[in-house]
Context: one part of a larger RNA
RNA sequence: GGUGCACGGAGGAUGCCUUGGCAUCAGUCGGCGAUGAAGGACGUGAUAAGCUGCGAUAAGCUUCGGGAAGGUGCACAUGACCGUUGAUCCGGAGAUGUCCGAAUGGGGAAACCCGGUACGCUUUGGCGUAUCAUCCGGCGCUGAAUACAUAGGCGCUGUGAAGCGAACGUAGUGAAUUGACACAUCUUAGUAACUACAGGAAAAGAAAUCAACCGAGAUUCCCUGAGUAGCGGCGAGCGAACGGGGAAGAGCCUAAACCGGGUUUAUCCCGGUGUUGUAGGGCCGGCCAUAUGGGAGUUACAAAAUAUUUUUCUAGCGGAAGCGAUUUGGAAAAGUCCACCAUAGACGGUUAUAGUCCGGUACGCGAAAGGAAAAUGUCUCCCGGCAGGUUCCUGAGUAGGGCGGGGCACGUGAAACCCUGUCUGAACCUGGGAGGACCACCUUCCAAGGCUAAAUACGAACUGAUGACCGAUAGUGAACCAGUACCGUGAGGGAAAGGUGAAAAGAACCCCGGGAGGGGAGUGAAAUAGUACCUGAAACCGUGUACCU
Numbered sequence: 001g002g003u004g005c006a007c008g009g010a011g012g013a014u015g016c017c018u019u020g021g022c023a024u025c026a027g028u029c030g031g032c033g034a035u036g037a038a039g040g041a042c043g044u045g046a047u048a049a050g051c052u053g054c055g056a057u058a059a060g061c062u063u064c065g066g067g068a069a070g071g072u073g074c075a076c077a078u079g080a081c082c083g084u085u086g087a088u089c090c091g092g093a094g095a096u097g098u099c100c101g102a103a104u105g106g107g108g109a110a111a112c113c114c115g116g117u118a119c120g121c122u123u124u125g126g127c128g129u130a131u132c133a134u135c136c137g138g139c140g141c142u143g144a145a146u147a148c149a150u151a152g153g154c155g156c157u158g159u160g161a162a163g164c165g166a167a168c169g170u171a172g173u174g175a176a177u178u179g180a181c182a183c184a185u186c187u188u189a190g191u192a193a194c195u196a197c198a199g200g201a202a203a204a205g206a207a208a209u210c211a212a213c214c215g216a217g218a219u220u221c222c223c224u225g226a227g228u229a230g231c232g233g234c235g236a237g238c239g240a241a242c243g244g245g246g247a248a249g250a251g252c253c254u255a256a257a258c259c260g261g262g263u264u265u266a267u268c269c270c271g272g273u274g275u276u277g278u279a280g281g282g283c284c285g286g287c288c289a290u291a292u293g294g295g296a297g298u299u300a301c302a303a304a305a306u307a308u309u310u311u312u313c314u315a316g317c318g319g320a321a322g323c324g325a326u327u328u329g330g331a332a333a334a335g336u337c338c339a340c341c342a343u344a345g346a347c348g349g350u351u352a353u354a355g356u357c358c359g360g361u362a363c364g365c366g367a368a369a370g371g372a373a374a375a376u377g378u379c380u381c382c383c384g385g386c387a388g389g390u391u392c393c394u395g396a397g398u399a400g401g402g403c404g405g406g407g408c409a410c411g412u413g414a415a416a417c418c419c420u421g422u423c424u425g426a427a428c429c430u431g432g433g434a435g436g437a438c439c440a441c442c443u444u445c446c447a448a449g450g451c452u453a454a455a456u457a458c459g460a461a462c463u464g465a466u467g468a469c470c471g472a473u474a475g476u477g478a479a480c481c482a483g484u485a486c487c488g489u490g491a492g493g494g495a496a497a498g499g500u501g502a503a504a505a506g507a508a509c510c511c512c513g514g515g516a517g518g519g520g521a522g523u524g525a526a527a528u529a530g531u532a533c534c535u536g537a538a539a540c541c542g543u544g545u546a547c548c549u
Base pairs, nucleotide, nucleotide: 001548002547003546004545005544006543007542008541009540015534016499017498020470021469022467023466024465025464026463027462028461029459030458031164032163039100040099041098042055043054044053046078047077050074051073061094062093063092064091065090066089070082071081072080105114106113107112115132116131117130118129119128120127121126134161135160136158137157138156139155140154141153142152168199169197170196171195172194173193179186183233209216210215220247221246222245223244224243230238231237251451252450253449254395258272259271260270261269262268263266277429279394280393281392282390283389284388286386287385288384293383294382295381296380297379305378306377307376308375309374310373311372312371313370314369316365317364318363322338324337325336326335327334339356340355341345347359348358349357400424401423402422403421404420405419406418407417410436431446432445433444434443435442486493487492506533509520510519511518512517
């Protein structure tokens, strides 16, 4: 020096565990904000650095309910206190709520500085309370160039707007990587990203729709039709509709003609009437009819309030059956024996594995206050039809056309249909659009105004349930004081880190030592479980011993 064996050190793999994650489903809820949000700064405790809570009334104040013996958060100490005259705790409602922040009196390098006005106080230094941003809407006063006027100015008024928020939504702008075995049309894709705005959903929506000679009857979503018909450097790829079956179901209001009213006399306003396509309405005259009745309603169709009841959400309550015997053990829930309950043998905990020990579970019950929903009532609103004549009305820079684009599954194609930058530009019910060039016949619908619940999408937040999901290099980046420490001028990037024991019973006392640390003693089932703490692999480092060299 090597090898074997034994015993250690160091290290933190593995096993077991789970307070944390992940995913799905169901329900609730779907907003907060000038009555000052989201998010912060600084304070606040007997002692108080951090977290949590709270706000100068500061781990809290008031009140109404629940609840029942302990309590003064995490947090294990000392002290001082509180509580059956009901505390702590849980829930509803309220009060307080510094400063910054849309931040809004002005300024500003956020959490700071400096004001105006009114009132009150004042030691004349100042202090307290209230108020003072902008824009928009409404009302009023005033008022230029410029006579009337208008612009502008001023005041009052509005629970008006602003800012924040996970995805879902509508709209505007709009890529590239990529695919086409290269690449340009094409594709990726109207995706990502950016922007604006809204709602609990949004958007769409009551046929100028389809269909095919039969008919259907707003929109939305799902299944199918169908990877079909088609489109396509006919490449890569893209990709319908009709029809059928379901979910849901709801229809309405205007403009105009005509009549009436108003005044600022106008391209005006208000009211009545009226709203459609086998055309309808207005106007004119004719005929029939009527309410002690009928119908509707707060999400459109007009709109406000209120009462009662029920259900439900926001705390909770009751809830069966072994303090069984014995054996092993530190410990019984285990083994053996004997019982019991069960609309409850889900689950979790308890010194090992518990239906009957604890919390619960099945089942049943519960609200002073606040929220939500439904029903009923009060209440509110509405109620004509037929045939004829007349030809007054029925949404114009519109429909359509040319040029250039875009959207439609459809790349200009035979290219209909929809939108429009530009140039044009009808008809008027004897009218007009569509049926995939175009024409005729036929059929069908009525554009150029508007509103509209449900079925659908999503999950920031809350509750419940579930998992051939993870189990600390996994699962969230984060099981632990994590978006922390740390890095970066900044945008931004971004960790590591869980486990004593059933219970601290966390080792009184003695010894060595300055201490750290250790040896005894003691606790414990165990201390090679001693807080550097479960198990404790390997690399690596030793001690002892046997053999070899």